[in-house]
RNA sequence: GGGCUGGUAGCUCAUUUGGUAGAGCGCUACUAUGGCAUAGUAGAGGCGAGGGGUUCGAAACCCCUCCAGUCCA
Repeated sequence: GGGCUGGUAGCUCAUUUGGUAGAGCGCUACUAUGGCAUAGUAGAGGCGAGGGGUUCGAAACCCCUCCAGUCCA
C1' cells in the first nucleotide's frame, strides 16, 4: 500500500430484504423475607465510529475518512 470482516445501551450481542432500535447481564426504585441471597414488577440508559449523498423516510443502500482484527505484498 491492497483485500476481507467488524465499529449499535456500562459489557456481550440482535435488529434477514429501508418505515423513527431490542435482548441477556449490569444499574436504580418497589414488593415478598427478621436480614442476606434469590424471585417478581417498574424504570433510567444508545439516534447507531465521523462526514456527505440517494430517498417522503436510512442502523440498514452509495462515496470518503477514522479505529480494531485478519490475510496478501
A computed fold for a 73-nucleotide RNA from a Candidatus Harrisonbacteria bacterium, annotated as transfer RNA. The source organism's lineage runs through Bacteria, Bacteria candidate phyla and Candidatus Harrisoniibacteriota. Model confidence (mean pLDDT): 81 of 100. It matches the Rfam family "tRNA". Its family is annotated with triplet codon-amino acid adaptor activity in the Gene Ontology.